[in-house]
RNA sequence: UCGCGCAUAGUUUAAAGGUAGAACGGGAGACUGUUAAUCUUCUAGUUAUGGUUCGAGUCCAUGUGCGCGAG
Numbered sequence: 001u002c003g004c005g006c007a008u009a010g011u012u013u014a015a016a017g018g019u020a021g022a023a024c025g026g027g028a029g030a031c032u033g034u035u036a037a038u039c040u041u042c043u044a045g046u047u048a049u050g051g052u053u054c055g056a057g058u059c060c061a062u063g064u065g066c067g068c069g070a071g
Base pairs, nucleotide, nucleotide: 001070002069003068004067005066006065007064010024011023012022013021018054025043026042027041028040029039030038047063048062049061050060051059
């Protein structure tokens, strides 16, 4: 430099163009003599910029980062 792939919450990951969800973690409360466990509740996200569409995490273009391959 070229080709291919990946990017969603603090972490691990779902979501056939139609309400972005779960688990773990963190905060608060209940329970308990205390802690742990358990239960309830809250927390927080689509890599960036454009485009297509009534509607985009999803489709298209470009950039960025990471991985694999080629030279």

Predicted 3D model of a 71-nucleotide RNA (transfer RNA) from Chryseolinea sp. It matches the Rfam family "tRNA". By type it is a transfer RNA. The organism belongs to Chryseolinea, within Bacteria. The sequence is in RNAcentral, with records from ENA.